Predicted 3D model of a 686-nucleotide part of an RNA (large-subunit ribosomal RNA, domain II) from a Kiritimatiellia bacterium. The RNAcentral record of the full RNA draws on ENA. The coordinates come from a structure-prediction model, not an experiment, and the mean pLDDT is 84. The source organism's lineage runs through Bacteria, Pseudomonadati, Kiritimatiellota and Kiritimatiellia.
[in-house]
Context: one part of a larger RNA
RNA sequence: GUCCGCGAGUCACCGUGGCGAGCGAGCAUAACCGAAAGGGGAUGCGAAGCGAAAGCGAGUUCGAACAGGGCGAUCCUAGUUCGUCGCGGUGGACCCGAAGCCCAUGCGAGCUAUCCUUGGACAGCGUGAAGCCCCUGUAACAGGGGGUGGAGGUGCGAACGAGUGACCGUUGAAAAGGUCUUCGAGGAGCUGAGGAUAGGAGCGAAAGACUUAUCAAGCUGGGUAAUAGCUGGUUCUCUCCGAAAUGCCUUUAGGGGCAGCGUCGGGCAAUACUUCCAGCGGGUGUAGAGCACUGAUCGAUCUAGGGCCCCUACCGGGGUACCGAAGUCCGUCAAACUCCGAAGACCGCUGCGAUUGCAUACCCGGCAGUGAGACAGUGGGGGCUAAGCUUCAUUGUCGAAAGGGAAACAGCCCAAGACCGCCGAAUAAGGUCCCAAAUCGACGUUAAGUCACUAAGGCAGUGAGGUCUCUCAGACAGGUAGGAUGUUGGCUUAGAGGCAGCCAUCAUUUAAACAGUGCGUAACAGCUGACUACUCGAGAGACCCCGCGCCGAAAAUGAUCGGGAGUCAAACGUCGAACCGAAUUCGCGGGCCGUGACUUUGUCACGACGGUAGGAGAGCGUAGUACGCAGCGUCGAAGCGGUGCGCGGAAGCGGCCGUGGAGCGCGUACUAGUGAUUAUGCGGAC
Numbered sequence: 001g002u003c004c005g006c007g008a009g010u011c012a013c014c015g016u017g018g019c020g021a022g023c024g025a026g027c028a029u030a031a032c033c034g035a036a037a038g039g040g041g042a043u044g045c046g047a048a049g050c051g052a053a054a055g056c057g058a059g060u061u062c063g064a065a066c067a068g069g070g071c072g073a074u075c076c077u078a079g080u081u082c083g084u085c086g087c088g089g090u091g092g093a094c095c096c097g098a099a100g101c102c103c104a105u106g107c108g109a110g111c112u113a114u115c116c117u118u119g120g121a122c123a124g125c126g127u128g129a130a131g132c133c134c135c136u137g138u139a140a141c142a143g144g145g146g147g148u149g150g151a152g153g154u155g156c157g158a159a160c161g162a163g164u165g166a167c168c169g170u171u172g173a174a175a176a177g178g179u180c181u182u183c184g185a186g187g188a189g190c191u192g193a194g195g196a197u198a199g200g201a202g203c204g205a206a207a208g209a210c211u212u213a214u215c216a217a218g219c220u221g222g223g224u225a226a227u228a229g230c231u232g233g234u235u236c237u238c239u240c241c242g243a244a245a246u247g248c249c250u251u252u253a254g255g256g257g258c259a260g261c262g263u264c265g266g267g268c269a270a271u272a273c274u275u276c277c278a279g280c281g282g283g284u285g286u287a288g289a290g291c292a293c294u295g296a297u298c299g300a301u302c303u304a305g306g307g308c309c310c311c312u313a314c315c316g317g318g319g320u321a322c323c324g325a326a327g328u329c330c331g332u333c334a335a336a337c338u339c340c341g342a343a344g345a346c347c348g349c350u351g352c353g354a355u356u357g358c359a360u361a362c363c364c365g366g367c368a369g370u371g372a373g374a375c376a377g378u379g380g381g382g383g384c385u386a387a388g389c390u391u392c393a394u395u396g397u398c399g400a401a402a403g404g405g406a407a408a409c410a411g412c413c414c415a416a417g418a419c420c421g422c423c424g425a426a427u428a429a430g431g432u433c434c435c436a437a438a439u440c441g442a443c444g445u446u447a448a449g450u451c452a453c454u455a456a457g458g459c460a461g462u463g464a465g466g467u468c469u470c471u472c473a474g475a476c477a478g479g480u481a482g483g484a485u486g487u488u489g490g491c492u493u494a495g496a497g498g499c500a501g502c503c504a505u506c507a508u509u510u511a512a513a514c515a516g517u518g519c520g521u522a523a524c525a526g527c528u529g530a531c532u533a534c535u536c537g538a539g540a541g542a543c544c545c546c547g548c549g550c551c552g553a554a555a556a557u558g559a560u561c562g563g564g565a566g567u568c569a570a571a572c573g574u575c576g577a578a579c580c581g582a583a584u585u586c587g588c589g590g591g592c593c594g595u596g597a598c599u600u601u602g603u604c605a606c607g608a609c610g611g612u613a614g615g616a617g618a619g620c621g622u623a624g625u626a627c628g629c630a631g632c633g634u635c636g637a638a639g640c641g642g643u644g645c646g647c648g649g650a651a652g653c654g655g656c657c658g659u660g661g662a663g664c665g666c667g668u669a670c671u672a673g674u675g676a677u678u679a680u681g682c683g684g685a686c
Stems, first nucleotide, its partner, number of pairs: 001686006011091013026045003032039002049056002059071004094233002097230001101223004106219002113197008122187001124156003127152001131148006160184003165180004199215001201211002236619006246259005260370002262367006275354002277351006288340001289338002294334004299329003305323002307320005373398010403414003419590004424586003430580003433564003439577007451566001457551003461548003465544006478535005484508003489503003514529001518527002591609001593607006620675001622672008631664002639659005645654003
């Protein structure tokens, strides 16, 4: 892991509500007695309340009150006991699960920590302290040299002990090891045996280390089914309805209480209610706009005040191209500005307007779940006018919704939302060359495979429209020729000759020719342009706007529009006519529920029937008990295996075949240890 078996809403009491039953202004007994029937009303609840109470009483209380207010009485009553079901409370309280806390005259120092007693072991080789001896030396010491000697938490290095680095090992050979390497190795050293100290205690050269693979309080047993606002699991079927992820409060934020939203029962009425539409009546301060308030703000003007300069002994005065309040003019801005102010939304009323079903709203009561929401459109805040971001509002979908489309794709598009069946029809979104159901026509556009990711910016791409200028008196482009003189204009400058810079920019000859458009020179020179003539012979140029396209365009495994493929399209724009396409709609048949009608059984008509949490209802099956079936069974019970079989809406119930070998079923009622693919569930088998 698989299979089989086991495995979780229970029981007692109390409370409350529904249903059933008995009695009823009453109802019921408990213990106990009795064989039973029955007795037993002690007591409890109810029939009266108010007050803290004394107490009073259909009233009472506060009060001075014969003010007022609170709580009651009113109704013409309704309670009470038992059973059963729903839920709550107290208990382990649906089941499993902690880490933990506490208790013990419990067990542990065979591991390890420290200590006590008594033993054991430590190859070999170095170094060479003190002391001593000899020589030397000194006045004597000291000192020097040689020898001897053998000290030391001394050196090197085995045994022994340790465990530094690396690698290996990591379901290991091993729940801490192996190899190489490294450290100590006569000591605060290592080690055997015996013994001592322990659980808030020991022991600790101190790491909260160690105390038997366990230590910030051992192990074992007990309190104990500790507690767990947490995680997981919670077992047959069908029918009807069907949520929430919000508000307030919360040592509250992943939990709760109340409300909201669901469901079930009861009550209550109406041409009543919901929704939509139309009309009418309301309040509002958003969008927009505006500057009248509050503030902000560009420029100008005007003018207090100030700065600077000048005159002056003071007083005072003058100037100013500086700053500038208030005012005025032009132009602007605002969530916390408003002289204004929509559309809508909201509230109310009306309507033989629409819509429908007897539902809905409202009231009372039982039972919930929800209180992590997600995305999308719109209006905002936060953020970066970032986020599959975050936080509000509002609508939708998902959540709890399948179907068709978007290649695939909870939240997008379609779908008045899937009760069941049909090899019928019409459609939605979206599509109609092939994959793949379905297409033709008309007029344009695109040449980029654009289509099929994107911006600023750029483009004699191409199509359409517009404005203006030149043009047979010859335009535009090209070609040939000219493009001169005063003059090197003046100034400046080393120089400045059209062409560094400044000023001026005239005149002459001309068909035309600049005191010069650019290149160039040190300055000249040189080239070129403007301008003119000729040649040529018909359109040329500038700008604006629209459509489609082009560049801009770089990412990591092989690319791509879903793919193939597509160019007067199978792309894009406009138009027309068809078709395909869903669980939509229609058609036919059937089921179930509700309502209504009729002749009740039943028939007909109309309507409903997606669904998580959850509410309500109806059933199937398992074990046992009671009664019934003059039930079944060795002519074969249960159980088990099988089955092209029958019945039922499902859980399921039967038939038949085989196995098995002795019990079992059906009906009604009752009682429950009553239903398992999931709990890293438990036991067994493989």